A computed fold for a 354-nucleotide part of an RNA from a metagenome, annotated as small-subunit ribosomal RNA, central domain.
[in-house]
Context: one part of a larger RNA
Order: sequence, then C1' cells, then structure tokens
RNA sequence: UUGGGUCUAAAGCGUCCGUAGCCGGUUUAUUAAGUCUCUUGUGAAAUCAUUGGGCUCAACUCAAUGGUGUGCUUGAGAUACUGAUAGACUAGGGACUGGGAGGAGUCAGAAGUAUUUCUAGGGGAGCGGUAAAAUGCUAUAAUCCUAGAAGGACUACCUGUGGCGAAAGCGUCUGACUAGAACAGAUCCGACGGUGAGGGACGAAAGCUAGGGGAGCAAUCCGGAUUAGAUACCCGAGUAGUCCUAGCCAUAAACGCUGCGAGCUAGGUGUUGCACAUUCUCCGUGAAUGUGUAGUAUCGUAGAGAAGUCGUUAAGCUCGCCACCUGGGGAGUAUGGUCGCAAGACUGAAACUU
Repeated sequence: UUGGGUCUAAAGCGUCCGUAGCCGGUUUAUUAAGUCUCUUGUGAAAUCAUUGGGCUCAACUCAAUGGUGUGCUUGAGAUACUGAUAGACUAGGGACUGGGAGGAGUCAGAAGUAUUUCUAGGGGAGCGGUAAAAUGCUAUAAUCCUAGAAGGACUACCUGUGGCGAAAGCGUCUGACUAGAACAGAUCCGACGGUGAGGGACGAAAGCUAGGGGAGCAAUCCGGAUUAGAUACCCGAGUAGUCCUAGCCAUAAACGCUGCGAGCUAGGUGUUGCACAUUCUCCGUGAAUGUGUAGUAUCGUAGAGAAGUCGUUAAGCUCGCCACCUGGGGAGUAUGGUCGCAAGACUGAAACUU
C1' cells in the first nucleotide's frame, strides 16, 4: 500500500458551529467535459509467434511476415449515467401561523427549614465521642430548654429507568430578557442540503491570578486511638479550598466505554409531550380508552456477533462524509514546536527489550 477494523480484544475527537474539499432529491431541453464505439498518427530496438537461412546439430544468431504495446493524439459518432447551462417541481431543508410542555440559559428580587455563633432568661454537672476509649469542651457555668439576633451556604418532601439541554450540565418562588425542540396547519421560498481537514465557540471537578466572603464541610498540618509499625481506615481540632465578581486553565471512567446524517427491515408492553376521535364527567388546564406523531425505557422476531449481547433509539441491510487503530513494554516518555502566570496541555518518536 491493498485488505480488515473501532460497545467489551488496539481504535469514535468531551460537545457543537463552520471554511476548503468530498457527496447530493424529482423532471424537461440543450451541450458533449467525463464515459462508450469506430477511426488517423505515434507507440525504438531487443523480447514473443510462424516460416526460411547461417554456425556439423542445438543453444545462439540473421531475414521476412505477424503479434503485443495500460498510454498520448486526429477525426467521426452515441447520450443511459456523472458534469455544465437554461427552465420547472415539492417528498429534503428553511420560513410562517397556532395552542401547549419543560430543573434550557442570563440577570434581578423574595422565601424556607436546618447547622453555627452571639445576646437574654431558665437550669446546675457533666457533655461529647467510639467496637471500646482517649484527645477535646465544661464552675470564666458547658451539654439541655425557651425567646431573639447575626451571617454564610443550601433548596428536604414533590422526585419518577420522569423532563430540558450540543455536551459539560440543570431542581424553592416571582419577574424581565434570550434560545431550542415536539405537535398541528399546509400559507410562502424552492435543493437553499449532508459531512467537515484546517479554524472557532462552549466545556465537571481540582488548580492558578486579583478583590470580596467564610456558616457548615474539609485536602495539607496538629493531637487522640488502633497497630509490630500506621506518614491510613476511627475520633477531636483545623488551613487552603468549597461561595461571589473579573480573568486564566482545557482536562475526566468528559461513558451508551457505541461519530454525524439518510433510507429500508416483525411485533408486544410501560412512560412523557402534542394533536384527533369516542365514552364518562363534579363541565375544568378533568378522567378513561383508542389512533397518529416525537421522545424515553423494557422484552423480543428476522438478522448480526467470538460470545456477552444488540435488535426500528441496531452492534441488522445499504449509502455519504469525518476521526481513529495496526503485538506488549520503553512511553503518552525524550526532543523540537505551539499554547499557558504556573501547574501543565496539545502534537509526539527512537534505541533497547520481549
């Protein structure tokens, strides 16, 4: 390289947007670039085949004839497919309208219980903690009870293999602003689409810079235990941090360990949203049943698979585009480069070994 792969054996970028490129719905006409047919010229010699000749034969060699020669080129034609040009269409896509669903996002305001601390009153000897203890707190009055205040964080129940979001993620209430999806209608545009190398944006936690904040929790650190030891597990304290504002960092078992889009291929059962129909109804934003559709689960046919299993939400049957893999270790190391305040991130070998 060809070929084969990427749920679990090596392998899907953390996620999305999008440039180039690649790929692209139905139909008519024209064209004839690709494509196909015939044709002109060229396509050295040697090589190959046939016939004949020369070395005593043969190998070898000479001559004639024939063949081969992906290709390039001349001219004529074909027009299904691909392309190009012009036109038309509506099944893809988008816009629009309507009433609903939602922890989707940003900002602001408000609320709730609890923990802690403080103040006042009551009370008067223990409290706390553990398997058992001790360190610790307490006559400077603790623990406990009652009332009040302060402050920070969080949002029980509802809560649900339930919802929303591209992913990370999102959960008290109210308001303002912003975005997306589904359903229904079939009014408009008319292929405007798919993917996406580079590129850009977002991206948990921890960490970093500056300024605030600090109730609880709690790396590091300090005590008490345990133990042979105990740099741990358990207990008592407790600092960064956790919270807010502004800016970095760019990584996770960032997982469905399963890239995105499209078509086709049995069903059953639950559940969420929307629409429609029927029945019930306390007439409501109600309930039940069924149908359609979009999600989300579970079982399962064909099929697939090494199996586990997957199975219309495919890992089935096909197409398009991208990313990635090629024995284990050395090693996600060295070196160079880019980025970063740093920590480090991205890119990423070889010798050697087995």

Model confidence (mean pLDDT): 87 of 100. It matches the Rfam family "Bacterial small subunit ribosomal RNA". Rfam links the family to the GO terms ribosome and structural constituent of ribosome.